[in-house]
């Protein structure tokens, strides 16, 4: 010049708020209840590498299911390992890019079946044959030693797949024999196929031998294999449970009155309405969930790692109209801009110092970030 | 705080086995008209939100981000 890893992401002080727990002490308030709440005082604690997108896995909560497997969806897709687990991390394979350190790859099946490959092109899928290249007959022509030969051009028959010319893609590639031309037709080299040794846990690598070559691409198109996956999210859920409104039972109420019904009426009976107990459910509100956890930090030891294992030591937000904030003073980094000074430098001023802020919690991805340090290598 | 859906010309929408991106209104410009309007004929106007990646090819498949809805009648 450059490739990869990692770490920090302002720092110490005053004054003024703001929350969370503890623990004194005073007041005894507000609610139906469960529960909340006030005044001083003292001690502690208080964002983030991404707290974000919510794109993956999980814990926990509830619904659903006799287990379990099958079907249908939906995921994931080279090996081995990691791991609570995963689409994620490690290590390696195989393909591609880089002089290189290194980077990058959704990377199983196209010989199960189905579709698709526009547009050009002859011909897009059990090949085909436009220009072309050749070999024969005709025909015209020319030359003839009269037997015949043979150019250019047209026609018909065929051989071919060398070249061109279409396309993203035309049925192994390059080369030299070989042919009328040609072709894997035939050898050499590379590619492939299939079988056998060897290496390797595999993924795949190394070698032989044979096969002359075959069924071209697309599965981020349907599907085929293999493997996982029951569904929903803390506004899950659990408790407490009023007033008003609404279910259930029980009792009563009538002297008149609604509505059915038995009856000729009176009367009975049912409902509906009223009060008066009891029972569940359930709304706003309130509490719980709600923070000891696949935890954090160190040190040893296993492993290349990723990550594991003992020891040691530490308690580290908990809001809910939603805290973690503002001023200042010094330092520390940038820029610019005066002075002094030849000049390195030194003194001042004046601006910025970034992305973004928990909300049930965690392991990853992904995105955004001014800058500043480490370490390894080309 | 979770869940869903959506972006295509100015504006409201189409586009399916992936194969030149269209319509309606609007806008210009024309032709009827005295003159508007109404008609009626040309026109122009696309980063298919953005960036990447499969394929020959992407509005469409398939990831990552941006904007925007749905606000207690999406969910207590």
């Nucleotide at each position: 010049a450059g490739a990869c890893g990692g770490u920090c992401g302002g720092a110490u002080g005053g004054c003024c708020g703001c929350u969370c727990u503890u623990c004194g002490g005073c007041a005894c308030g507000g609610g139906a209840a469960a529960c909340c709440a006030g005044c001083c005082g003292a001690a502690g604690g208080g964002a983030g590498g991404a707290a974000a997108g919510u794109c993956c896995g999980g814990g926990c909560u509830c619904c659903a299911c006799g287990g379990a497997a099958a079907c249908a969806c939906g995921g994931u897709g080279c090996c081995g390992g990691g791991u609570a687990a995963c689409g994620c991390c490690c290590g390696g394979c195989g393909g591609g890019g880089g002089c290189g350190a290194c980077c990058u790859u959704a990377g199983g099946g196209a010989a199960a079946g189905u579709g698709c490959c526009a547009c050009a092109g002859a011909a897009a899928g059990c090949a085909a044959a436009c220009c072309g290249c050749c070999c024969g007959g005709c025909g015209c022509c020319a030359c003839u030693u009269c037997g015949g030969u043979g150019a250019c051009c047209g026609c018909c028959a065929g051989g071919u797949a060398a070249g061109g010319g279409u396309g993203a893609a035309a049925g192994g590639g390059u080369g030299c024999g070989g042919u009328a031309a040609g072709a894997g037709c035939g050898c050499a080299c590379c590619g492939c196929g299939u079988c056998c040794c060897c290496g390797g846990c595999g993924a795949c690598g190394g070698g032989g031998a044979u096969g002359g070559c075959a069924g071209g691409g697309c599965a981020a198109a349907c599907c085929c294999c293999a493997c996982c996956g029951g569904g929903a999210g803390c506004a899950a859920g659990a408790c407490c449970g009023a007033a008003u409104a609404g279910g259930g039972g029980c009792g009563g109420u009538a002297u008149u009155u609604g509505u059915g019904u038995g009856u000729u009426u009176u009367c009975g009976c049912a409902c509906c309405g009223c009060c008066g107990c009891c029972c569940g459910g359930g709304u706003g509100u309130g509490u719980c969930g709600c923070g000891c956890g696949a935890g954090g930090c160190g040190u040893u030891c296993g492993g290349c790692a990723a990550c594991g294992a003992a020891c040691g030591u530490c308690c580290c937000a908990g809001a809910u109209g939603a805290a973690u904030g503002g001023c200042u003073a010094u330092c520390c980094c940038g820029u610019u801009c005066c002075c002094u000074g030849c000049a390195u430098a030194g003194g001042g001023g004046a601006c910025g110092g970034a992305c973004a802020g928990a909300a049930c919690c965690c392991g990853g991805c992904u995105u955004a970030c001014a800058g500043a340090c480490c370490g390894u290598c080309u | 705080g979770g869940g869903c859906c959506g972006u295509u010309a100015g504006c409201u929408c189409a586009a399916u086995u992936g194969g030149c991106a269209g319509a309606g209104c609007a806008a210009g410009g024309g032709a009827c008209u005295c003159u508007u309007a109404a008609u009626c004929c040309c026109u122009a106007g696309g980063u298919u939100g953005g960036a990447g990646g499969u394929u020959c090819g992407a509005u469409u498949c398939c990831u990552c981000c941006a904007c925007g809805g749905c606000u207690c009648a999406c969910c207590a």